[in-house]
């Protein structure tokens, strides 16, 4: 250096152009003698950065950064 994946909540991931979401975890309640489970409900996001195309981008296009994996 080439090339292929990926980069969205604390964590594990969905979402392929039209309101940002699941599960787990946290915080609050019900329940229980009490704790756990369980069940309700609430916070939690510049969608890796910067342009661009579009009425309109997390989705498409382009540099760039980061992780992995491949070839040389």
């Nucleotide at each position: 250096g080439c090339c292929g994946a990926g980069g969205u909540a604390g964590c594990u991931c969905a979402g392929u152009g039209g309101u940002g979401g699941a599960g787990c975890a946290a915080g609050c309640g019900c329940u229980u003698c009490g704790u756990a489970a369980g069940c309700g409900u609430u916070a939690g996001g510049u969608c890796g950065u910067g342009g661009g195309u579009u009425c309109g981008a997390a989705u498409c296009c382009c540099a760039c950064c980061c992780u992995c994996g491949g070839c040389u």
Predicted 3D model of a 72-nucleotide RNA (transfer RNA) from a Patescibacteria group bacterium. The prediction has a mean pLDDT of 84. It was read from a public genome assembly. Its Rfam family is "tRNA". Gene Ontology term of the family: triplet codon-amino acid adaptor activity. By type it is a transfer RNA.